RNA sequence: GCGGACCUAGCUCAGCGGUAGAGCGCCGGACCUUGUCCGGAGGUCGUAGGUUCGAUUCCUACUGUAUGCU
Numbered sequence: 001g002c003g004g005a006c007c008u009a010g011c012u013c014a015g016c017g018g019u020a021g022a023g024c025g026c027c028g029g030a031c032c033u034u035g036u037c038c039g040g041a042g043g044u045c046g047u048a049g050g051u052u053c054g055a056u057u058c059c060u061a062c063u064g065u066a067u068g069c070u
Base pairs, nucleotide, nucleotide: 001069002068003067005065006064010024011023012022013021018053026040027039028038029037030036031035046062047061048060049059050058
């Protein structure tokens, strides 16, 4: 330099046009307290544009991550 892939909660990931979810973790509570159960908080879905009635989802550019080729 060229190619495709990935970026969503504190962490690991799902969701892939129509109100953003799970597990773990965190906070509060109850109980038969190495634990179980109940409740809760936490996201402008990497950034900026485009398409659309509507975008986390489709398109473009860019930043970043790991990677293949040269």

The RNA shown here (transfer RNA) has 70 nucleotides and comes from Metarhizobium album. Model confidence (mean pLDDT): 82 of 100. Taxonomically the source falls in Rhizobium (Bacteria, Pseudomonadota, Alphaproteobacteria, Hyphomicrobiales). Rfam family: tRNA. Its family is annotated with triplet codon-amino acid adaptor activity in the Gene Ontology. The sequence was found in a public genome assembly.